[in-house]
RNA sequence: UUUCGACAAUAGCAAACUUAUCUAAAGGUAAGGACGCAAAGCCAUGGGUCUAAGGAACAAAUAUGUUGUUCUAUGAUUGCCAGACUGCCGAA
Numbered sequence: 001u002u003u004c005g006a007c008a009a010u011a012g013c014a015a016a017c018u019u020a021u022c023u024a025a026a027g028g029u030a031a032g033g034a035c036g037c038a039a040a041g042c043c044a045u046g047g048g049u050c051u052a053a054g055g056a057a058c059a060a061a062u063a064u065g066u067u068g069u070u071c072u073a074u075g076a077u078u079g080c081c082a083g084a085c086u087g088c089c090g091a092a
Base pairs, nucleotide, nucleotide: 002092003091004090005089012037013036017032018031019030020029021028022027035079041085043083045082046081047080048077049076050075054072055071056070057069058068059067060066
């Protein structure tokens, strides 16, 4: 330096759930809490997935503007997969 991740060792992160809070929502943040994780460190670059405020179309109702359905990411997800960058220990 490259590849690999077994008995390890030092560390690390923190699912679900609860409370508080932000948000239209998805989801995020903080505290508690551990299902698990060899990158469950970081980056929304590609794909997938989630949401639909706003926008568009349609329908219903009927009275000046309402409700519903469908589509749509500029929103989100890195603990969905891949890719890029960085890193501990050990083995070859």